[in-house]
Formats: sequence, structure tokens, C1' cells
RNA sequence: GGGCGGCUAGCUCAAUUGGCAGAGCACUUCGUUUACACCGAAGGGGUUAGGGGUUCAAGUCCCUUGCCGCCCA
Repeated sequence: GGGCGGCUAGCUCAAUUGGCAGAGCACUUCGUUUACACCGAAGGGGUUAGGGGUUCAAGUCCCUUGCCGCCCA
């Protein structure tokens, strides 16, 4: 230098043909316990890496930038 893949909650990851952003763990509160843990119930938390475009509607499609990984030279 060229090619491919990835970036979504604190962490690990989903999200069907473009149609209200979710799960597990973690966190907070309550119950339980002498207390902690386990368990049960409820709850909070998101600029979907940044910017732009298409569309009635974008995590998803297109362009661009950044970061990480792999391959080729």
C1' cells in the first nucleotide's frame, strides 16, 4: 500500500425482508437472614464508534473518518 471482518447498556452479546433498541451477568431498592451470600420481586442505565446521505421510517442501505483484529504484498 491492497483486501476482509468487527465497533450496540458497566461487561459478554442479540436484534428476521429497513418498522417502538433487547437478553444474560453486573448495579440500585425491597423481601428473606442476626448479618453476608443464595433465592424471589421491582427498578435505573443507550448520541447503536464520529460525520454526512437515501427513506414516511436507518443499529440495519450508501459515502466518509477513526479505532481493533486477520490475510496479501
Overview
Predicted 3D model of a 73-nucleotide RNA (transfer RNA) from a Minisyncoccota bacterium. The sequence was found in a public genome assembly. It matches the Rfam family "tRNA". By type it is a transfer RNA. Taxonomically the source falls in Minisyncoccota (Bacteria, Bacillati). Model confidence (mean pLDDT): 82 of 100.